[in-house]
RNA sequence: CCGUGCGCUCUGCCGAAUCCCGCGAGGGAACCGGGGAACCACUUUUGGGGUGAAUCGGGCGUAUCUCGGUAUACGCGCGUAGGAGACCUUCCCGCUCCGAACCCGUCAGCUAACCCGGUAGGCGAGACGGAAGGAAAGG
Numbered sequence: 001c002c003g004u005g006c007g008c009u010c011u012g013c014c015g016a017a018u019c020c021c022g023c024g025a026g027g028g029a030a031c032c033g034g035g036g037a038a039c040c041a042c043u044u045u046u047g048g049g050g051u052g053a054a055u056c057g058g059g060c061g062u063a064u065c066u067c068g069g070u071a072u073a074c075g076c077g078c079g080u081a082g083g084a085g086a087c088c089u090u091c092c093c094g095c096u097c098c099g100a101a102c103c104c105g106u107c108a109g110c111u112a113a114c115c116c117g118g119u120a121g122g123c124g125a126g127a128c129g130g131a132a133g134g135a136a137a138g139g
Stems, first nucleotide, its partner, number of pairs: 011124004018029004030119006040109001047107001048104004056079002059076006082098004087134006
């Protein structure tokens, strides 16, 4: 000097998941989700539905089915609808990533009044991609 790993601080990111009061139990505000008329819409074993960006399509492998074929389940990988990225918005197939998981239990379209819930968890040493407009700070 370079690279890698760990820890801490400032400060941020995904997400609704923050703030205030209370000794506590808990209670509020705010944000978020679900149920729920008329009108309208839709068609229930090919079950259906919800949170979420997380849908969809090939390929390969393994196992099961009496063989083949077909089908099902699981895994791997390639794409993809869609989503995220350090002041904010928009644009550029710019670049880098994500493209899961879980729940209800035969049942729920929209939906005023009304009713019922959640406020978790997980991450970053980058932060300097470019352009337009604005904001803020400074002078």

This is a predicted structure of a 139-nucleotide RNA (c-di-AMP riboswitch aptamer (ydaO/yuaA leader)). It was read from a public genome assembly, where an Rfam model found it. The model forms 92% of the base pairs in the Rfam consensus.